Background: A computed fold for a 143-nucleotide RNA from Streptacidiphilus jiangxiensis, annotated as SAM riboswitch aptamer (S box leader). NCBI's taxonomy places the organism under Bacteria, Actinomycetota, Kitasatosporales, Streptomycetaceae, Streptacidiphilus. Of the family's consensus pairs, 97% are formed in the model.
RNA sequence: CGCUCAUCCAGAGGGACUGAGGGAACGGCCCGUUGAAGUCCCGGCAACCCCCCUGCCAAGCGGUUCGCGUCGAACGACGUGCGCCCGGCCGGGAAGGUGCCAAUUCCGGCCCGUGGCGAAACGCGCCCCGGGGAAGAUGAGGA
Numbered sequence: 001c002g003c004u005c006a007u008c009c010a011g012a013g014g015g016a017c018u019g020a021g022g023g024a025a026c027g028g029c030c031c032g033u034u035g036a037a038g039u040c041c042c043g044g045c046a047a048c049c050c051c052c053c054u055g056c057c058a059a060g061c062g063g064u065u066c067g068c069g070u071c072g073a074a075c076g077a078c079g080u081g082c083g084c085c086c087g088g089c090c091g092g093g094a095a096g097g098u099g100c101c102a103a104u105u106c107c108g109g110c111c112c113g114u115g116g117c118g119a120a121a122c123g124c125g126c127c128c129c130g131g132g133g134a135a136g137a138u139g140a141g142g143a
Base pairs, nucleotide, nucleotide: 001142003141004140005139006138007137008136013042014041015040016039017038021031022030023029026108027107028106043101044100045099048097049096050093051092052091055089056088057087060084061083062082066081067080068079069078070077071076105135110132111131112130113129115127116126117125118124
């Protein structure tokens, strides 16, 4: 940076300094002087990058002495068993690069659908739930 992909209902906080805000924005609803945001120290969570390994899957390459299968009258051909190896999945690790440590990304806004209420079909309004999207965050890449 209107770029690509993946993930976002799990998990994990104490201290020091300081002193009024914070949860992206908006609407809600929350957190906060029993100390917000920020900075520093220590600790932790997780496993994106990273590392390891058996098994499985699978692309490619090699071999084709031998076994098996198919074709062939035969020579033989093809496939497979075998070796190497890019990649993926399952499993494990946590030294390093990030990230994170109130509330599902705290909830919602747009679209679709099930259900409930408003006496009543459609429609409309409100509410619950499910799916998708938007926006955002984080990582790995790209320009």